Context: one part of a larger RNA
């Protein structure tokens, strides 16, 4: 300069109350505005206590502040099933020997480490101030081990086969989430008139699991006999002959019974509150319908589209008892998990109009996540 630019999106406030020394800004109610393929919810990563109560205002906060992601001091994160560890391999990594190099050291075979990938299993309801598919309740399920029971002659791998197992585009079909209206169920009814067989509000919800095996897929399947191939062996795979099926075998959404005579869902009475306690309607149809599920199932193309283990199956060596079904009972450690996550809590020197992967994402017009408007939700962007 100068009390001068700013005071960080032109989404908006306004009233009453409360609390205080003070209240445009905190809290509480009623209104008004915005957002609404988001400015909602729910996960990865990153951050690391920022969550929750009390209590506090110097300093932070572009103003005040009684407030807060600030100070201070207690709380708070509960898994055999969610992820990780752990089994398994990819890209790349490290690499016994090994090659190669005055030294250091490169490269590299088996191998090993290496998820962004493949590999066993849980829902639904309730509970805190603050966790929860972690606690509780209820009803599952999977694996180990014990034991007993039936079966029973085999079983046995680091090895052999089979599986896992995969590309793009298309378009059909069945389905179900959702979504509408109808009906059914509580309540509630009025202002000029009119409406009670009306009209309004508000619900009308419910999983995994176990039993059926259904729309649709596959196109071959099952038995027997032979075998020169799968670097020994095979009963297992192939290849070859032969029977018999193919309305079979084998996959498989959904549905529909169970679960559930349960839970949710009202209502009421006690209590200043916090809470306790009793009680628990209706819970159907039809309609619309996905980007989700059958399913990388189909068809069609060319650039021809991952290992491996887990699983099954065969034998070798070996072994005399294994090995399955089925019942009970026992185990099932460790490590995350608070909260923020299109943001005031990551990345940007900042409570920065930028940057930041994935999943849901309702209504009414619409082709549509477009656009406008609402709903649940959430906010009015600290003068």
């Nucleotide at each position: 300069a100068a009390g001068u630019a700013a005071c960080g999106a032109u989404a908006a406030a306004a009233c009453g109350g409360g609390u205080g020394a003070a209240a445009a800004a905190c809290c509480c109610g009623u209104u008004c505005g915005c957002c609404g393929u988001a400015a909602a919810c729910c996960c990865g990563a990153g951050g690391a206590u920022u969550c929750c109560u009390g209590g506090g205002u110097a300093a932070a906060g572009c103003u005040a502040a009684u407030c807060u992601g600030c100070c201070c001091a207690g709380g708070g994160u509960u898994a055999g099933u969610c992820g990780g560890u752990c089994c398994c391999u990819a890209a790349g990594g490290c690499g016994a020997g090994g090659c190669c190099g005055a030294a250091a050291g490169g490269c590299g075979u088996a191998g090993c480490c290496g998820a962004u990938g493949g590999g066993a299993a849980a829902c639904a309801g309730g509970u805190u101030a603050a966790u929860a598919u972690u606690c509780c309740u209820g009803u599952a399920c999977c694996g180990g081990u014990a034991u007993g029971a039936a079966c029973g002659c085999g079983c046995g791998a680091a090895g052999g086969a089979g599986g896992g197992a995969c590309g793009c585009a298309g378009g059909a079909g069945g389905a179900u989430a959702g979504g509408u209206c109808a009906g059914c169920c509580a309540g509630c009814u009025g202002u000029u008139g009119g409406a009670a067989u009306a009209g309004c509000u508000g619900g009308u919800g419910u999983a995994a699991g176990c039993a059926u095996g259904u729309a649709g897929g596959u196109a071959g399947a099952a038995g027997c006999c032979g075998u020169a191939g799968g670097c020994a062996a095979a009963u297992c795979c192939g290849c070859g002959g032969u029977u018999u099926c193919a309305u079979a075998g084998c996959c498989a959404a959904g549905g529909u019974g169970c679960g559930a005579u349960g839970c949710c869902g009202u209502g009421g009475c006690c209590g200043c509150a916090a809470g306790g306690c009793c009680u628990g309607a209706a819970g159907u149809g039809a309609u619309u319908g996905a980007g989700u599920c059958c399913a990388a199932a189909c068809u069609g193309c060319c650039a021809a589209g991952a290992a491996a283990a887990u699983c099954u199956u065969c034998u070798a060596a070996g072994u005399a008892u294994a090995g399955u079904u089925c019942a009970u009972g026992c185990c099932g450690a460790c490590c995350g998990u608070a909260c923020c996550g299109c943001a005031a809590a990551c990345c940007a020197a900042c409570a920065c109009a930028g940057g930041u992967g994935g999943g849901u994402g309702g209504g009414u017009g619409g082709a549509a996540u477009a656009c406008a408007c609402c709903a649940a939700g959430g906010c009015g962007c600290u003068c």
Molecule: large-subunit ribosomal RNA, domain III
Organism: marine sediment metagenome